[in-house]
The part of an RNA shown here (small-subunit ribosomal RNA, central domain) has 355 nucleotides and comes from a Candidatus Woesearchaeota archaeon. The coordinates come from a structure-prediction model, not an experiment, and the mean pLDDT is 88. The organism belongs to Candidatus Woesearchaeota, within Archaea.

Context: one part of a larger RNA
């Protein structure tokens, strides 16, 4: 416990998809399901007005009168503006075509690139390598360094940006296949098809796990040096698991804009990326500069809001639709049950008790 809220106090599901349900653009007719108005019928007493009795009054009562309400149900009559429903149309919403162009969207698979790390092989010979300082380590079996060729894994420097894409996690070397989206533009079609979404399905960093591979580098765990009063630690030297592929599986993160998703409304300056268009300049080139318009990304800020911080056309103003979630603090995201996982654990989620 509600006429409240959910950046940061307690709360927006990690992200999309889509089942019921909810809720829906214009414009005409119908209909009369809901809605409206009359109107009839019932709607027990008790209970309430107002009179009157009866107890000494009152409170109280009365098989007393007359009335009210009983906000409801059913019946009949109208009414049509909003809702629903039935028919017809339309195009601003969504969709589809076309068009030239923008991207690290994604798969696949093939090529390139310093670099470190080993191995040859050549030269050279006493240190190197680590620190604050050392030491543990390396090293006459020839190291550290200089050259040349090899292998191997993994990563992709600069360009790079407050830049791009992408539903989110996420994406960057170059090229070819395959394949998705998104934005501009268009005297092109459908004609409401749409929003949202409980349940449910996909995807879903990193770690972890199953099985086969791989193993340079880096490195939980473990050893060793060091430092300290001690060092299960920060520094240093080693180094397994993983870190990389493939195939499965797991389902969490500060998965953060700490800000669900659509719509429409509400001043503006200045950056930036993509497309159209307009003008002007041109080495005439997919050239450039300017200015407009979409659409996306940043700033800064009227108006409004907010407790402030700050938000501010990418809202956290002003509206409406759906959805999800919060109601003191700890016990607790514990404990029991379920449901899923191989397991690690995940999802769901209390109580006592004590502040």
């Nucleotide at each position: 416990u509600u006429g409240g809220g959910c950046c940061u106090a307690a709360a927006g599901c990690g992200u999309c998809c889509g089942u019921a349900g909810c809720c829906g653009g214009u414009u005409u007719a119908g209909c009369a399901a809901a809605u409206c108005u009359u109107u009839u019928g019932u709607g027990a007493a008790a209970u309430u007005g107002u009179c009157a009795g009866g107890c000494u009054u009152a409170a109280c009562u009365u098989c007393g009168a007359c009335g009210a309400a009983u906000u409801g149900c059913a019946g009949a009559a109208g009414a049509c503006a909003c809702u629903a429903c039935u028919a017809a149309a339309c195009u601003a919403g969504g969709g589809a075509c076309c068009g030239g162009g923008a991207g690290g969207a994604g798969u696949c698979a093939a090529a390139a690139g310093u670099a470190u790390u080993c191995u040859g092989g050549g030269g050279g010979g006493a240190u190197c390598g680590g620190u604050a300082a050392a030491a543990u380590g390396a090293u006459a079996u020839a190291a550290u360094c200089c050259c040349c060729a090899g292998a191997g894994g993994a990563c992709u420097a600069c360009c790079g940006a407050u830049g791009g894409c992408g539903a989110a996690g996420g994406c960057a070397u170059u090229u070819g296949a395959c394949c998705a989206g998104a934005a501009c533009g268009g005297a092109u079609c459908c004609g409401a098809c749409g929003g949202u979404g409980a349940g449910g399905g996909a995807c879903g960093a990193a770690a972890g796990c199953c099985a086969g591979g791989g193993g340079a580098g880096c490195g939980a765990a473990c050893c060793g040096g060091a430092u300290u009063a001690g060092a299960u630690a920060c520094c240093c030297g080693a180094g397994u698991a993983g870190u990389c592929c493939u195939g499965g599986c797991c389902g969490u993160a500060a998965a953060c804009g700490c800000u669900g998703c659509g719509a429409g409304u509400u001043a503006g300056g200045u950056g930036u990326u993509g497309c159209a268009c307009a003008a002007g300049c041109u080495a005439c080139g997919g050239g450039u500069u300017u200015g407009u318009g979409c659409a996306g990304u940043g700033u800064c800020g009227a108006a409004a809001a907010g407790a402030a911080g700050u938000u501010g056309u990418u809202a956290a103003a002003c509206u409406c639709g759906c959805c999800g979630c919060c109601u003191g603090g700890g016990a607790a995201g514990u404990a029991c049950g379920g449901u899923c996982g191989c397991a690690a654990g995940a999802c769901u989620g209390a109580a006592a008790c004590u502040u």
It matches the Rfam family "Archaeal small subunit ribosomal RNA". Rfam 15.1 lists 709 matches to the family in 491 species.